This is a predicted structure of a 596-nucleotide part of an RNA (large-subunit ribosomal RNA, domain I) from Streptomyces fragilis. Model confidence (mean pLDDT): 82 of 100. The sequence was found in a public genome assembly.

Context: one part of a larger RNA
């Protein structure tokens, strides 16, 4: 020095285990902010620090409920000192404090820092100064000023607003929008209106009561899921994109306005015609009340079997009181009342009470010994019994329905909150139907149209339908759209104004569950972590789990400068000694047997 074989050393695989992740279910939540958030900075404890908690009233103060014996959070113990049955400590509801920074908002600023003004108020002989409150900006109303230019208008002041500004995962709307890629290359396609960036919004958002579909039969708002269907289209007809009717189902709700006309109030123009007008008739009085235009505000109307308005005319549920220049009659109009509907979820909009579910602490909870075994433990084994609306889980020195928390099951709110049901309470109707007659209204720089473009299955095609831009430009129902090019017949609907609930779509967050999900190189980056650590920065980003059933973590002797070891002692186990479970292989050894 090889190769075996025993025994170590390193070294941290594998096995077990879990404090921590994942992925879905169900419910509830679905936003928080100027009454100053989200997120930080700094303090705060008797006794250095990180976490967590609180904010100069700083490990907390007040109330009000819960609960019952110890606490003074946690790493992480030790001292010291306290509070507690006159009920701490915990746990829930409500309220108080809540420094500075930060939409930060008195001005400034390199964030937690610097300088003021005003009004109170403390201090001081007096100035400096503290305390408390206020003072950004933008908008909407209102008020008061007030140029150019006489009234005006800009513009400035002031008041007043549970008004705005930030912040939030993901879902939704709109505006703006690639490119790698595919097309086996590429340029029109394609990816994809996606990624991304701005804007704004709700608990869902958007869409929505046919100027729709169909096809001579019909249906009736939207919106989401199966099917039609990878059809019909579409397409350097290439890669490829890609409907719709209808038809099964979820869920279901439909209403307000403008206009024409009546009224009433302000502008502005005209204006002696009394004959207009003042509701109508008869008799009386008034003397610009009028007549035209325009604004606004109330009544009336909302429809496609066309709808309204306006005049006639028929029929038809109340009752009082008042008022219409005056008296009578008639109408008409405001008011109470009484009947009838109906609501805060569109169509108005608040609150209160009672009931009763629920949620935010909580409480009750059945029934098991004995021997034996084990290298300490019994919940494993025997024997012998019991509970059970409770044999779901956990933990307890191994494997426990009965030992402990719990499971089923039945209770439980003094406070805040939510929903349901009644009542109060508010609203709305008291006229409403037919019939004829008349031709007054029925959404305007709007629909077309012509030229660019865009979105549609639809890439300019025969290219309709819907939407922008330039430009041009209608009609009032005998009117006007569409039914895929236009024309004609038929059908079908009525655009240029609004709102709208559930059926869908998400999960930052809460409460419960549940896995042929992980099990420490896994599962979330993070068994805690966006730390450490890099980076001027925007930005990147770890790794480290497991002694034991209990620390009973090795008193005490020895050797050692010490680290450590040998005793002794603890424990079932020290080869379980905090370099700790189990302890694989590379690799190092010691001993020993062949070999050279």
């Nucleotide at each position: 020095g090889g190769c075996g074989c025993a025994c170590g050393g390193u070294g941290g695989a594998u096995g077990c285990c879990u404090u921590g992740g994942c992925a879905c279910c169900a419910g509830g939540a679905a936003c928080c902010g100027a009454u100053g958030a989200a997120g930080g900075a700094c303090g705060u404890g008797g006794g250095a620090g990180g976490c967590c908690g609180c904010g100069a009233u700083a490990g907390u103060c007040c109330c009000c409920g819960g609960g019952g014996a110890g606490u003074c959070g946690u790493c992480a113990a030790c001292c010291a000192g306290a509070c507690u049955u006159u009920g701490a400590u915990c746990c829930g509801g409500g309220g108080g404090u809540u420094u500075c920074c930060g939409a930060a908002u008195g001005g400034g600023g390199a964030a937690a820092c610097c300088c003021g003004g005003c009004a109170g108020u403390c201090g001081u002989c007096a100035u400096g100064g503290g305390c408390u409150g206020u003072c950004a900006c933008c908008c909407a109303c209102u008020g008061c000023u007030g140029a150019a230019c006489a009234c005006a208008u800009a513009g400035g002041c002031a008041g007043u607003g549970u008004g705005g500004a930030g912040g939030g995962a993901a879902c939704g709307a709109g505006g703006g929008g690639a490119a790698g890629u595919g097309a086996a290359a590429c340029a029109u396609c394609u990816c994809a209106g996606u990624a991304c960036c701005c804007u704004c919004a709700g608990g869902a958002a958007g869409a929505g009561a046919a100027a729709a579909c169909a096809a001579c039969c019909g249906u009736g708002a939207u919106u989401c899921c199966g099917g039609g269907a990878g059809u019909a289209g579409u397409g350097g007809c290439g890669a490829g994109c890609g409907a719709a009717a209808c038809u099964g189902g979820a869920u279901c709700a439909g209403g307000c306005u403008a206009a024409a006309c009546c009224u009433c109030a302000g502008g502005c123009g005209u204006g002696u015609g009394a004959g207009a007008c003042c509701c109508g008739g008869c008799a009386g009085g008034g003397g610009u009340u009028g007549c035209g235009u325009u604004u606004g505000g109330g009544g009336g109307g909302u429809u496609g079997u066309g709808g309204g308005a306006u005049c006639u005319c028929u029929c038809u549920u109340c009752u009082g009181u008042c008022g219409u220049c005056u008296g009578c009659c008639g109408g008409c109009g405001a008011c109470a009342g009484g009947a009838c509907g109906a609501g805060u979820c569109a169509g108005a909009a608040a609150c209160c009470g009672u009931u009763g579910a629920u949620g935010u602490a909580g409480a009750c909870g059945a029934a098991g010994g004995a021997c034996a075994u084990g290298c300490g433990a019994a919940a494993g084994g025997u024997c012998c019994g019991g509970c059970g609306u409770a044999g779901a889980g956990g933990g307890u020195a191994a494997g426990a329905c009965c030992c402990c928390c719990g499971u089923a099951g039945u209770c439980g709110a003094a406070a805040c909150g939510u929903c349901a049901g009644c009542g109060g309470c508010u609203c709305g109707u008291u006229u409403g139907a037919g019939a004829g007659a008349c031709a007054c209204c029925c959404a305007a720089g709007u629909a077309g149209c012509a030229c660019g473009g865009g979105g549609c299955c639809c890439g300019a095609g025969a290219a309709a339908u819907c939407c922008c831009g330039u430009g041009u430009g209608a009609a009032u129902c005998u009117g006007g759209c569409g039914g895929g090019a236009c024309c004609a017949c038929c059908c079908g609907c009525u655009a240029a104004g609004c709102c709208u609930a559930a059926a869908u779509a998400u999960u930052c967050c809460c409460u419960g569950g549940u896995g042929a999900c992980c099990g420490a190189u896994a599962g979330c980056g993070g068994a805690u972590a966006g730390u450490a650590c890099c980076g001027u920065g925007a930005g990147g980003g770890a790794a480290u789990g497991g002694u034991g059933a209990a620390a009973a973590g090795u008193a005490c002797c020895g050797c050692g400068g010490g680290a450590g070891c040998g005793g002794a002692g603890u424990g079932a186990a020290a080869u379980a000694g905090u370099a700790c479970c189990u302890g694989a292989a590379a690799c190092c050894g010691u001993g020993u047997g062949c070999c050279u």